[in-house]
């Protein structure tokens, strides 16, 4: 230099007009004037995990049912992080990974193939052994691969074919034997631990568990339209007071008793308002502690709170990025808060930047 691999920042600038929603000072009984200063993000998205928070309720246990899974750490919490560990990809910086159990049971394996389970002889190999069959020629012994049969080394089919490589062995094979590996047990050492590795033993027949299920470890439901206070007007409720001795019911009548009217108080609740609402596991710098995630101290900071929903428009410079010979035009990525915060995922033109890797060229 070129490729390239992990991260950080920002993601139009300024100035000026008008507006929109909240705060605040002042002047006003009020309405409102006027002045000031404040207004969208990295994802405000997706709503996929997790915690506050707030109400039912009191979640001790047991079914169900869901999540989740190496090992240690962080944290409020997590399925997230950060860091090991072992696999697999990459020359390597680095990337990926739900990575607990398959000697508890059930199931499953298309097609292809002789066979897919405690399995198989299609090709090929033998053909020892026992038949046949020829020759020799006497009791036998050769040969022929024919018949049983024998063989899992070659080849073929598949994602997967009951360990691998060598030697011995053998008719020809074959863990049948042996040596290394590779599995399993058991054992020393090194780690908190996953795992690492020493040495013994055992000849040692599969895969699948984001199939069902087994173990472990978590999980009360519902969500801010939660949910909490103020509270009209009509109507219905309890109380009380008046009033009338009227009416109606009480089978026919009297008493009594209820219920019918108007007022006052109370109490639920509707519209309507106020709060919940933003000061909070904050945010900035610095020191420290820890490999780091993170945590602890000091120092400063207040930074949107609407509610049928405000943050929007137009001017001039400049910056980028596309057209134009130029003057000049056009455009400025994804995207828009709604109780709040950690995370994840997912969208993003572009422009800044830092570490590391490989390679090629100079010194």
């Nucleotide at each position: 230099g070129a490729a390239g691999u992990c991260g950080g920042u920002c993601g139009g600038g300024c100035a000026g007009u008008c507006g929109c929603u909240g705060c605040c000072a002042u002047c006003g009984c009020a309405a409102g004037a006027u002045g000031g200063g404040a207004g969208a993000g990295g994802a405000a998205a997706g709503u996929c995990c997790g915690g506050g928070c707030u109400c039912c309720g009191c979640a001790g246990a047991g079914c169900a049912g869901g999540a989740u899974g190496c090992c240690g750490g962080u944290u409020a919490a997590c399925g997230a992080c950060c860091g090991g560990g072992c696999g697999c990809c990459g020359c390597g910086a680095g990337g990926c990974g739900a990575c607990g159990g398959a000697a508890a049971g059930u199931g499953c394996a298309a097609c292809a193939g002789a066979a897919a389970g405690g399995a198989c002889a299609c090709c090929g190999c033998c053909g020892a052994u026992g038949g046949c069959c020829u020759g020799c020629c006497u009791c036998g012994c050769a040969g022929g691969a024919u018949c049983a049969g024998g063989u899992a080394a070659g080849g073929g089919u598949g994602a997967a074919a009951u360990a691998g490589u060598g030697c011995g062995g053998u008719a020809a094979g074959a863990g049948c034997g042996c040596a290394c590996u590779g599995c399993c047990c058991c054992u020393g050492c090194g780690g908190c631990a996953a795992c690492g590795u020493u040495g013994g033993g055992g000849g040692u027949c599969g895969g699948u568990a984001a199939a069902c299920c087994c173990c472990a470890u978590c999980c009360g439901g519902a969500g801010c339209a939660a949910g909490a206070c103020c509270a009209a007007a009509u109507a219905g409720g309890a109380g009380g007071g008046c009033g009338a001795u009227a009416g109606c019911g009480u089978g026919g009548c009297u008493c009594g008793c209820g219920c019918u009217g108007c007022c006052c108080u109370c109490g639920g609740g509707u519209a309507g308002g106020u709060c919940g609402c933003u000061c909070g596991a904050g945010c900035g710098c610095g020191c420290g502690a820890g490999c780091a995630a993170u945590c602890g101290c000091g120092c400063g900071c207040c930074u949107a709170g609407a509610g049928g929903a405000a943050u929007g428009a137009c001017u001039g410079c400049c910056a980028c990025a596309g057209g134009g010979c130029a003057a000049c035009c056009u455009g400025u990525a994804c995207a828009g808060a709604a109780c709040c915060c950690g995370g994840c995922u997912u969208a993003c033109a572009g422009a800044c930047u830092g570490g590391c890797u490989u390679c090629a060229c100079c010194u």